[in-house]
Context: one part of a larger RNA
Molecule: large-subunit ribosomal RNA, domain IV
Organism: Ancoracysta twista
RNA sequence: CCAUAUUGAAGGAACUCGGCAAAAUGACCCCGUAACUUCGGAAUAAGGGGGGCCUUCUGAGGCAUAACUGAAAAUAGGGGGAAGCGACUGUUUAUUAAAAACACAGGACUCUGCAAAAUUGUAAAAUGACGUAUAGGGUCUGAUGCCUGCCCGGUGCUGGAAGGUAAAAGGGAGAGGUGCAAGCUUCGAACAUAACCCCCAGUAAACGGCGGCCGUAACUCUGACGGUCCUAAGGUAGCGAAAUUCCUUGUCGGGUAAGUUCCGACCUGCACGAAUGGCAUAACGAUUUCCCCGCUGUCUCCAAUGUGGACCCA
Numbered sequence: 001c002c003a004u005a006u007u008g009a010a011g012g013a014a015c016u017c018g019g020c021a022a023a024a025u026g027a028c029c030c031c032g033u034a035a036c037u038u039c040g041g042a043a044u045a046a047g048g049g050g051g052g053c054c055u056u057c058u059g060a061g062g063c064a065u066a067a068c069u070g071a072a073a074a075u076a077g078g079g080g081g082a083a084g085c086g087a088c089u090g091u092u093u094a095u096u097a098a099a100a101a102c103a104c105a106g107g108a109c110u111c112u113g114c115a116a117a118a119u120u121g122u123a124a125a126a127u128g129a130c131g132u133a134u135a136g137g138g139u140c141u142g143a144u145g146c147c148u149g150c151c152c153g154g155u156g157c158u159g160g161a162a163g164g165u166a167a168a169a170g171g172g173a174g175a176g177g178u179g180c181a182a183g184c185u186u187c188g189a190a191c192a193u194a195a196c197c198c199c200c201a202g203u204a205a206a207c208g209g210c211g212g213c214c215g216u217a218a219c220u221c222u223g224a225c226g227g228u229c230c231u232a233a234g235g236u237a238g239c240g241a242a243a244u245u246c247c248u249u250g251u252c253g254g255g256u257a258a259g260u261u262c263c264g265a266c267c268u269g270c271a272c273g274a275a276u277g278g279c280a281u282a283a284c285g286a287u288u289u290c291c292c293c294g295c296u297g298u299c300u301c302c303a304a305u306g307u308g309g310a311c312c313c314a
Base pairs, nucleotide, nucleotide: 001309002308003307004306005305006304007303008302010300011299014298019295028050029049030048031047036041038143078293079292080291081290082289083288084287085285086284090102091101106141107140108139109138110137111136112135118127119126120125144280145279146278147277149210150209151208154207155206156203157202158201159200160199163198164197170191174187175186176185177184178183211229212228213227214226215225238272239269250266251265252264253263254262
C1' cells in the first nucleotide's frame, strides 16, 4: 500500500448522479393502529410496553438428579408521506439490460356449417379434433370503474350486377399462296365473351385522418358572435410544460436559509386524446422520481486494531 473484518470523540447525508455501501430494525408476548379501499385489505401499519431478582396473592405440581441456558451464539422487517408506469402472481436478452418490455384474466373485430377455416406436406395424409359456432383459427386491446366522439375522399375488405374494358378457345365477312380442277394451306374484320379492373354501395375496437384567414362587447384585454376560403371530416369527453413542452429553470403556489428535480395549479398542447385505447384506480413491484423520521466512517477527516497478501531484509 491492497483485500477483508472490528471499533471510534463531536457532528449526522454536509458524501454522491443517487444514502451506493455500511449502520440501524429484527423472534416471542401484551397494548395499540390512520388516510384510502374493489370492504378482502391497507396491517407486523405507525407507535408503546414486557422478560432478571425479591415479596405478596392465585393456580398447578409424586420424588430424586452434576452442570449450562432463559430471543446471552447463529439465523430473523428499518419505517412513513407523495407521484409516474404496469392492475395483480408470472415471463424475458444462458454470458453487460428483469423493466414501464412479454404474458395475463377480461373486452372487441373477423374467418369457419365440418371432408370446417387455418397449418404442414409434391402427394397420400396429418394437426385442428375422436372437437362442432358456449367450438376452432387470426388480429388488436389488456383486471376493475366511467367511457370510447366525428370522417368511408384515399388504401384495404365485403357485397352488387346494368354498363365500360378484357385472354384463349369459339366465330368466320373477306383476302393471299398453290393447282387444270376438286382440294390443300396461310392470314383474318364483325360477333360472342370469365374472374379481375373501371363502376355502385357498405365497412374505422379495418390501415388511417380529425384546418386556415379576417373582424367583433360602453377603459383595456379577451372574443360567446359574424364573414370568408378549403376539406372526407375539421379533435368531442377527459387529460395537459406530461415517460409527450422546442422556446423553458414557462408563470403562480407548496416544501428548503437557498430547489434546472419533486408536488399542486394555469393552458400559450413546437408536436395529448379516446381498444395504435382516453381518464381514474384499492392491492401488488429486487420498477422510476421526490420528501421526512430513525440510523450510521458516505462525508467533515481520518485513526486504531485483527487476519491474509504485496513489498523489504535474512